Molecule: RNase P RNA; transfer RNA
Organism: Acidobacteriota bacterium
């Protein structure tokens, strides 16, 4: 120095004007006897993310519903820890993949990394496994392979056909073939016997445990799939801030209470219409529910809050000290221009480092009751830690 | 906020629940016959990333798991 893989942190950077939201809010204006209200508007101060996204998990909050228990659905699903709570995190097993050493190669063994939906498949039960192929799980005999019979061809040795039985070693099919090699055995095989390995039951150590290592026994005791239906354990009431909660118009209706008289013809009398007259009652009071509309819920200081330091752990995390406080709208602000740096690109000049001009606006995206994961998009760029290649000392 | 369905040639759909057999119909292309030509009829044929990734499984359009896009409904 390149290259590879992990973790992890930034998201353009100052200043100037303009301008939008929210908040505080002198001074003025308007109302009001004031308190206080509300309008403007100097000024302060604040104002998007690691994903604000999808809304896939867990929770806080909220109304509702329930005496406990079971069935049922939904979910999760090695073990053990973290945390408020997970399907989330850490850490550890098994399982497999990719590099790379060791090794003549394989097998195996160490290292790094990365993946895991890893509870159960004679011993609960039902079904699948297309084609092929003798058998696809009740275990099976096509081809060969060896016996024995009959029969035929040869002097014989041998060999052909039928039949009967052995035989799973061997061919061949398949994705998969009923433990694997090897030695012996045998007519010819075959756990049928033995060594190694697998594999199940015991039993002893090591760990909380998942599991591991060891001995011993057993000839093999039965393949794959539960991301097929099931079974087992463990969780799970609904519903969601358009959740709730307050305060409250106009017309309709509902309810107590007065009521025999009320409206109307622009002022008053006459007079006319109209609506009501013991009641299904005009009309006038009051009460009480619900829209429309306002407040709140709401943005944290009594907080699962950020930051740093330090302490404990292997680690997720947790304790403790000090700093800080940093949107709150309620259909949606958080921008726009210019100048200067920085990216990227073209030109030109230089040996190079770099220096001058030009041009691009420059990931992904955007709160909407909060909070803790996960997924999922993202131009760059910075640290750091691993592993390999070259090169210099 | 909260629920469903759907994506398969050029268009319209089937197949997917129960995995497997050349992923099939129907319109619509293309060729050649038929006609003095055109339609229409008869033969032949091309045309699929079964939305995308990934994973279970011997095999996956069908199963699961995660995007992406459309569409519907419910407060």
């Nucleotide at each position: 120095u390149c290259c590879g893989c992990c973790g992890g942190g930034c998201a353009g950077g100052c200043a100037g004007c303009c301008g939008c939201g929210g908040g505080c809010a002198a001074a003025c204006c308007u109302g009001g006897c004031a308190a206080c209200a509300g309008g403007c508007u100097a000024g302060c101060g604040c104002g998007a993310g690691g994903a604000a996204a999808g809304u896939c998990c867990g929770g806080u909050c909220u109304c509702u519903a329930c005496a406990g228990g079971g069935c049922g659905g939904c979910g999760u699903g090695c073990c053990g820890g973290c945390u408020a709570a997970c399907g989330g995190c850490c850490g550890g097993g098994g399982a497999g993949g990719u590099u790379c050493g060791c090794u003549c190669a394989a097998a195996g063994c160490g290292a790094a990394u990365c993946u895991u939906a890893c509870g159960g498949a004679c011993u609960a039960g039902u079904g699948c496994c297309a084609c092929a192929g003798a058998a696809a799980a009740u275990g099976u005999a096509c081809c060969g392979c060896c016996g024995c019979g009959c029969u035929u061809g040869g002097u014989a040795a041998c060999g052909g056909g039928c039949g009967c039985g052995g035989u799973a070693a061997g061919g061949g099919u398949g994705a998969a073939a009923a433990g694997g090699u090897g030695c012996g055995g045998u007519a010819a095989g075959a756990g049928c016997g033995c060594a190694c390995c697998g594999c199940g039951g015991c039993c002893g150590g090591a760990g909380c445990a998942a599991u591991c290592c060891g001995g011993u026994u057993g000839g093999c005791a039965g393949g794959g799939a539960a991301a097929a239906c099931c079974c087992c354990a463990c969780g799970u009431g609904g519903a969601g801030c358009a959740a709730g909660a307050c305060c409250a118009a106009a017309u309709a209706g509902g309810g107590g209470a007065g009521g025999a008289g009320g409206a109307g013809c622009g002022g008053c009398c006459c007079g006319c219409u109209c609506c009501g007259u013991u009641a299904c009652g005009a009309c006038u009071u009051c009460c009480g529910g619900g829209u429309a509309g306002g407040u709140u819920g709401c943005u944290g200081a009594u907080g699962a809050g950020u930051g740093c330091g330090u302490c404990a752990g292997a680690g997720a995390u947790g304790g403790c000290g000090c700093a800080c406080c940093u949107a709150g709208a309620g259909g949606a602000a958080u921008g726009g221009c210019u100048g200067c740096c920085g990216c990227c690109g073209c030109c030109g000049g230089g040996c190079a480092a770099c220096c001058g001009g030009u041009g691009g606006a420059c990931a992904c995206a955007g709160a909407a009751a909060c909070c803790g994961g996960c997924u999922u998009a993202u131009c760059g760029u910075c640290c750091g830690g691993c592993g390999g290649a070259u090169c210099c000392c | 906020c909260g629920g469903g369905c759907u994506g398969u040639g050029g268009c319209g759909c089937a197949g997917c629940c129960u995995g497997g057999c050349u992923a099939g119909c129907g319109c619509g292309c293309u060729u050649g016959c038929u006609u003095g030509g055109g339609g229409u009829g008869c033969a032949a044929g091309a045309g699929g990333u079964c939305c995308c990734g990934g994973g279970u499984u011997c095999a996956a359009a069908u199963c699961c798991c995660g995007g992406c896009a459309g569409c519907c409904c419910g407060a």